Context: one part of a larger RNA
Parts: sequence; C1' cells; structure tokens
RNA sequence: ACCGGCGAGUUAUUCUAUUGUCGCAAGGUUAAGCUGUUCAGCAGCGAAGCCGUAGCGAAAGCGAGUCCGAAUAGGGCGACUUAGUGGCAGGGAAUAGACCCGAAACCGAGUGAGCUAUCCAUGGGCAGGUUGAAGCGAGGGUGAAACCUCGUGGAGGACCGAACCAGGGUACGUUGAAAAGUGCUUGGAUGACCUGUGGAUAGGGGUGAAAGGCCAACCAAACUCGGCGAUAGCUGGUUCUCCUCGAAAUAGCUUUAGGGCUAGCCUCGCGUGAAUCGUUGCGGAGGUAGAGCACUGAAUGGGCUAGAGGGCGUAAGCUUAUCAAACCCAAUCAAACUCCGAAUGCCGUAACGUAAUGCGCGGGAGUGAGGGCGUGGACGAUAAGGCCCAUGUCCAAAAGGAAAACAAACCAGACCGCCAGCUAAGGUCCCCAAGUAUACGCUAAGUGACAAAGGAUGUGGGAUUGCACAAACAACCAGGAGGUUGGCUUAGAGGCAGCCAUUCCUUGAAAGAGUGCGUAACAGCUCACUGGUCGAGUGAUCUUGCGCCGAAAAUAAUCGGGACUAAGCGUAUCACCGAAGCUGCGGGUCAGAUUAUGCUUGCAUAAUCUGGCGGUAGGGGAGCGUUCUGCGGUAGGAUGAAGGUAUCCCGAAAGGGGUGCUCGACAAAGCAGAAGUGAUUAUGCCGGU
Repeated sequence: ACCGGCGAGUUAUUCUAUUGUCGCAAGGUUAAGCUGUUCAGCAGCGAAGCCGUAGCGAAAGCGAGUCCGAAUAGGGCGACUUAGUGGCAGGGAAUAGACCCGAAACCGAGUGAGCUAUCCAUGGGCAGGUUGAAGCGAGGGUGAAACCUCGUGGAGGACCGAACCAGGGUACGUUGAAAAGUGCUUGGAUGACCUGUGGAUAGGGGUGAAAGGCCAACCAAACUCGGCGAUAGCUGGUUCUCCUCGAAAUAGCUUUAGGGCUAGCCUCGCGUGAAUCGUUGCGGAGGUAGAGCACUGAAUGGGCUAGAGGGCGUAAGCUUAUCAAACCCAAUCAAACUCCGAAUGCCGUAACGUAAUGCGCGGGAGUGAGGGCGUGGACGAUAAGGCCCAUGUCCAAAAGGAAAACAAACCAGACCGCCAGCUAAGGUCCCCAAGUAUACGCUAAGUGACAAAGGAUGUGGGAUUGCACAAACAACCAGGAGGUUGGCUUAGAGGCAGCCAUUCCUUGAAAGAGUGCGUAACAGCUCACUGGUCGAGUGAUCUUGCGCCGAAAAUAAUCGGGACUAAGCGUAUCACCGAAGCUGCGGGUCAGAUUAUGCUUGCAUAAUCUGGCGGUAGGGGAGCGUUCUGCGGUAGGAUGAAGGUAUCCCGAAAGGGGUGCUCGACAAAGCAGAAGUGAUUAUGCCGGU
C1' cells in the first nucleotide's frame, strides 16, 4: 500500500403550554409493600402521594371573586369563555463518560542504583626507557658558617611511550556490522589514576569537579498500576436511499474576540385570512447631491479710508512704490457654513395587479471567520487582490454557454429522456458550428495585438483668416542708391560693441540712419524692399478621426495558434451559428383546484387542469436492507437450505428476482416487535498478502 473483518448520538432517571397514538375522563394514576402463580415474568390487591377540577393576598384570611384602599371610587390579578390524566412511540433539554478516538499534565500506592552519579568496605593493575629534588659522603672553602665541586641518593598530580583509560581531529558508516561503531590520527598513562567484588543513597527525592548532567537505549521531575472513559471552548472522523423547503458569516452583552447567550435570517405545526409585495395617483416629514455667499469662517486683486510702521520737522504738521480693520467693486472655498435645494429612498392613503406574501403562538435548527464586483463615502498616497461602513448583485450553497485557460465581471438558474426547433451573451478565413456577407468611410503603424508627460510639414474631416491673373507663394535674373563715416562715445565705432533720436531729407520701380554673417576699423556676403522671367494657387490659426516617436529582460515566446492589409477600426443593413435559457414530444414527482369511485366523513385511489421541482449548514417527509423475537421447532429443503461464484432480468433509488457451477443443512414470504442495524477516509484497530 491493497484486500477482509471491527469501528462513533447509546442507556437510565427526571422534565416539556412539545408531536403522534391508545385507555379512562371532572376526573386520571398508583409508589413502597402484600397475595397468588406456570416465578428475573405475569395477575390481583394496595389512594399514601402526584396532576387536574378556583382564584386572590406577604399573610391571617375571604372566595367567583380577591388584593390595595376610608370607599358601595378606581385599578391589579382572576371568573364569565371547563379537559384533563396515565401509558407507549418520536423531537428536545437536564444529570450522568453521554457521538467516537486523541493530550501535555495532576494525585496515590508501589518497583528500580545488574546502566549511570557519588560514597563506604575489601582486593587487583600500570612493558620499557629518561630526567636526577631533598638528604648523605668526600674534597675545596671559612674564625665558624654560608657557599662551590665531585660522588651517592632516587623525589615528582615530572618527561617519552605499550597495556589500560579517554574520545580532540578527520574519513567512512547514516533502511549501519553497530539504536553511537570502524580506520587513521590524538590526550592521560604513579595518579584528583584505572579496575573486580560486596554494600549505601529513590522521584519534588537521590547523586552531581555543575552539563539541568545522570538515576536501566527519549529525565525541567524515572518506571508500573490505580484515581481514569481526568479534562480538551481544540484537530480529525461519524457508515443505506429518495422527495421537499432552505440559511448565516449581522446586532447587543460576554477575562469576550476561531467560544457562548438573546435577537435577526431557515424549517415544521396550528391560528389569523391579504393584513404582504409591486405600479400609479394624492397627502406628508426631511436638508443629502448640486448650487450659493444672506450667516459662520477661509481666501485673491483693485478702490476708498481709520489706524500702525518708515522719512522730514523743536512742535504743529507734512510726506510715503510699507502694513492694514471696516466699507465698495470683481472673482473664489467649506464634513462640523446655508439665502436656496433636487433625484431616489421613507411614512400614510386609494385604485389596480399578483396569490407569490405578511403577522401571532408553539417544536427543531444552523449561523454569529465571509469574499469578489458596481455605486456613495471614511482611513491610506483620490496606492493595494489594502482596510472600515452604506447600498445592490453574484460566489459561498450554482451546474450550462461565452471571456484561450480563469469562485465572483457577461449571458443564463440544470426534475428525467429525445440523432426535433428558436434564440441570449458571444461569434461566422482555418484549427472550430456559422458571411472569405453587403454599402460607405478610416488606418499603412502588423496600429489592430499594454502605457504617460512631452514631441513632430504622418494622414482624413470641419471652421476662421491673409495674399493672389491689376500675376500671389517657391525658384531664377537684376537692383538694393545719395546727404552719411547721422550725433554721442571711443584708440577706432564707417547700417551691424554701446548710448541718443517724432529714425530725417533726397533720387527714385525700390532700397531700414538697417535682418543676419563678417572686419582691428573699413571692405566683402546677405536680408527687408523693388523690377523682370514663370503662370495658379499659396500662407497662418483653431478644432476633430485614425496613426508615429517617447517604448530596456532573459525560448522566435507570441493576437489562444495559424495566419490576416482585412480576417483591423468606424457607421448602417440582412442572413446564419450559438446554452442544461425558450419551444415541441414522452415520462416522473410535489402542491392546489375540479370531477368520479370507495369507505372508518375526511381520508384513500384514479382522471383532468394549473403551478412548482440547482442547492452547503440545517428543518420536514417517505422508504430499502441487516441481526434477533412472535404468529412458527411454519411454507420450502439431500431430486440439495444458507453461504460463495458467473451471468441474465426487473425497479426512480436504497434494492429485488431467475439460471448454471460450487457447497452440504438449514430456512423464507407476509404481518408485528426489538436493536451491538448499513464505512473509500479517524497518519483509525486487528489479520492476511
């Protein structure tokens, strides 16, 4: 891992305005106990007690009333309005282990020092080599010493290094040879050394050269059994089928926040009987969006003008391109401003539409982690797949079609069947069902098939305006002069460093006291301006459609792909495809209505019609199957039961039946009853492979 078996809402007692059913009924019922018996049973007896039949009051008490009160006043609770009670079964609750498995722990009584820690007693062990302390002797030395030399001697938690002990480094080993080892290397090796045997200390205790180490292979409190099915607001699991309705992720409170209680939302029953909802009309309350500046504040420019500052003045005062209240003009801003003020929404009322609803009482819940998107807002950075509200919607609990793929965006809500039809969103060149559709435009960028500020004679449309056959725009030919080098300044300043100027006058077709380049200054080139050649359009501004640049990432790496100049974009039109939507045909089921039949007269069956039938948590309903018991030691069964196996048939499902083979002795159907009653999941348990 697979297969098989086992494996989880039970039982007892009590409660309930609870549901169904049965007995009796203004009553119902016994408990302990007793008697009988065919004896864990059954029958009979047994009114003590309990519930009901009357309430009110704290009570005495009174009583269809009573209490408060002085009250024959008023008010509260009652009566008038009578159904209970005891079984059985179902739902739920409480108390018990209370659906099952699961702690880390806590306490008690015991068992452990054959591992290991320390200690006690008594034994054992340490090849070989080296060094050479004290002391002693001799010699030297001294007044005597000290001291020096040589010898002797053999000290040491001394040195080197086996046994022995250790375990620093490294490699291997890591389902190992081994639940701690092996190889190489390394440390100690006469010592606080190593070691045998016997003994001591025990669990909040021991022992510890101290690491929370060790106390029998996991010790911040050993192990075994018991309390014990500890407790677990936590995780996991919780076993057959079909029908029907169908949530919540909110509020308040909570040592509360991943748990609860009550309410909200779901379901079932009973009652009420349209009270609900929608649209329209009419009548209301309101201060949002917007707008406004009349109030409260904010805030810009100008005017006017108190006051303040600066300057002058001894002062009076004068003055000022400074600041500025109030006032005036113009133009603004506000969640906590309003002279104003919607749309929606909300309340009331009437009519119409629908029969889908609402409300009350009672039984049962689940939920109380929500999420995405649109809209209005707070927070944030007018960030977030952010966070917090409001409102709508979908997912959650929703399948189908479309968006390449894609909980929520688009279309659309799946009872079942069909080799029938029509559509929605979205599509119609191929992959791929359907137009290589029609008409008119746009785009040249593969834009389409990511992006901004900003930039540009890209290109289409619209508008305004200048010049132009008395010849414009562009190009070419020619002219572009004189007073004069204007004056000043300057070393110089001659159109062209700079300053000044009503910047003039003349000749002229025209020509600036000069547009740019240039020179030291001149010179030179050129422009404005004019004539000619040519012959029809040429400039400027605004606005709009589609494009261009701006534009750097790791596969050629992409529009889903191929590919496309339309098969791209815009406008219009027709046709077609396209879903579990809608329609058609057949079938099922639920609810309601009608009709018919039957009877235990409010139920069953049948037919017809109308409407419904996605679904998690969850409520309600109807069934299938297993074991055992009664009818029943029955029908059946060696001419073959149960079980096993293969195959076929039937039913909407759980399931039911037939036949063959195997097997070898049991065992249905039907009607009731009782449960150890249904397993792919609990890293479930046990067994087999």
Background: A computed fold for a 689-nucleotide part of an RNA from a marine eukaryotic metagenome, annotated as large-subunit ribosomal RNA, domain II. The prediction has a mean pLDDT of 86. Its Rfam family is "Bacterial large subunit ribosomal RNA".